[in-house]
Context: one part of a larger RNA
Formats: sequence, structure tokens, C1' cells
RNA sequence: UUGGGCGUAAAGAGUUCGUAGGCGGUACGUUAAGUCAGGUGUUAAAGGCAGAGGCUCAACUUCUGUAUGGCACUUGAUACUGGCGAACUAGAAUGCGGUAGAGGUAAAGGGAAUUCCUGGUGUAGCGGUGAAAUGCGUAGAUAUCAGGAGGAACAUCGGUGGCGUAAGCGCUUUACUGGGCCGUAAUUGACGCUGAGGAACGAAAGCCGGGGUAGCAAAUGGGAUUAGAUACCCCAGUAGUCCCGGCCGUAAACGAUGGAUACUAAGUGUGAGAGGUACUGACCCCUCUCGUGCUGGAGUUAACGCAUUAAGUAUCCCACCUGGGGAGUACGAUCGCAAGGUUGAAACUC
Repeated sequence: UUGGGCGUAAAGAGUUCGUAGGCGGUACGUUAAGUCAGGUGUUAAAGGCAGAGGCUCAACUUCUGUAUGGCACUUGAUACUGGCGAACUAGAAUGCGGUAGAGGUAAAGGGAAUUCCUGGUGUAGCGGUGAAAUGCGUAGAUAUCAGGAGGAACAUCGGUGGCGUAAGCGCUUUACUGGGCCGUAAUUGACGCUGAGGAACGAAAGCCGGGGUAGCAAAUGGGAUUAGAUACCCCAGUAGUCCCGGCCGUAAACGAUGGAUACUAAGUGUGAGAGGUACUGACCCCUCUCGUGCUGGAGUUAACGCAUUAAGUAUCCCACCUGGGGAGUACGAUCGCAAGGUUGAAACUC
């Protein structure tokens, strides 16, 4: 490379947007580039193949013919692909009417709890553990009542509930703001899908500058345990956790399952909307669309399992894999303040 693969064996990029490229709806006309058919030329000789001949045969050699395919020119065909023209509305987008939501950003406000401070009551313990001790407490702790300070997180509702592209999002209110879904069918008329490079976002930890620090808590100190105990348990406790600005760019970033479109049994929950039936209203009931769960058949799978939210049946595009170790290492390049990230071998060995 041709292949075969990618839930768990190696393999789906963390996510989205999007450039080039690839692919692309319905019907008509035109063109004839691709495509298909015919013809001509060419594709040196030798070689190959076929048929004859010459050395006694053969090897060897001479003559004649020639295939497949390629290229060029030419004559046609027009179903499909492409180009051009002019249309369409089933894809896509917009409009209009509704609708649910922890979607995002900013500001303001709230109560419960922990800790600390002040004061009152009150007295000898408290705390902690398997048991203890370190620790706190007669300078009055723990407990309890009142007042105050400050930071962080938002019980119940809360749910295999919702929203978001993913990361993620949960007290209340306000302002600004993104997207979805349902109904309608007014508008545009293929404007679409994917997407190498590229760009943006991207948990936690970590880094830089400035604030903040109640609780928790790497490091660290002490007490235990133990043969030891650089641990597990206990008492303390600094970075950090929080806010603002700037970096980092990684995770079992997982559904370990890329995106889009179409099709393919049933059953049962749940969320959003619309319609019908009913009608006082409609929870119940029926139907449709979109989302989210469970069970399960065909099919599929090595099996487990998946099964209209496919891992089934197909098409298009991208990423990735090719025995284990060496190694996500070395070197180089590039990004970063650094930590390190991205890209990414080989020798050798089994």
C1' cells in the first nucleotide's frame, strides 16, 4: 500500500466552530470533461507468446504474425457523475405564535451551621480512641443564654428529574444574554453534511501578581500503633481550597461507543409541547413530535452484551490502530514563567 478493524482485546481526537478538500435533494434543457463504443497512429530492436524453418535433436538461432494495456488524434452514445442555464420544495435557514429549564454573565439580598470575640449563668472537667496519649481547662474550659465579627457552602424540595457542544451548572431576586422544543407554513430556494491545517472553550491540581482565609487540609510538628511506621488512628497545622486579573491545556476529559442522514418488532416509566375525546374544569384516556431511562425480539457480537438513544441495515466525511517491553522515553521542533504539554523514534530484548 491492498486490506481488516476501533464499547471491554491495539485503536474515537476532551468539546465545538470552521478554511482547503471530499461528498451532496427533486424535475427539465444544454454541453460532452469524466464514462462507454468504433476507427487510425504510436508504444525501437532484442525479449515474451503463436506458427513455420536451420544446426542429426535440444539448448541456441532465423523468418512471419501478434495479445493485454497505455498515450494521442478522430467519429459517435448520453443512462450516471461533472460544467452551464433556468425552475421546484420534502433538506437547511428565517419569520410568526407559544413553552420548559441548577444554560451563561453581573449586581443585590437571605437564613441554618461551624469557628472566633464580648458579656451572663455555672464548676471540674472537656475532647479523643479499639484502648490511650499528645491537646484544651481553676488565668474558669466543655455545657448553656444573649450580642457581635468574618469566610465558605447553599439542607429539605431533589428525582436512573432538568439545562448545556463538552468541561460543567443547584438559596432568593433583578438586569443583560445564548440555545432547545412544540405549533404554524408566511419567506429564502440546496444556502447542506463532514472537516486535514487553524481558532475558541476546556474539571481538578499547579504557576504569576493583588486581595481574602470560617471550615477543611498536601507539607510539617506532636501523640499513638508497630520489630520499624517517613503510613493507616488521634491532636495541631502551612500552602491550597475562595475572589479579581493573567497563564497552564491535561483527566478513567467515560457511554472507555466521532459526526451527519435514512430505514428496521414489541412492552413499560419519566420530562417538554401540541391535538383529540370528554366537558364545569380536566388529573385519568387516545394520538403526534422532541428528550431521557428500563426490559426485550429480529439482527449482530469472540463472548459479555448492544438492540429505533444500535454495538442492527446502508451511504458520506474525519480521527486513530497494526505483538509485548524499551516508551509516551531519547533526540529534534514547537508552546509554556515554570511545572510540563504537543509531536514522537531506534538500538536491544522476549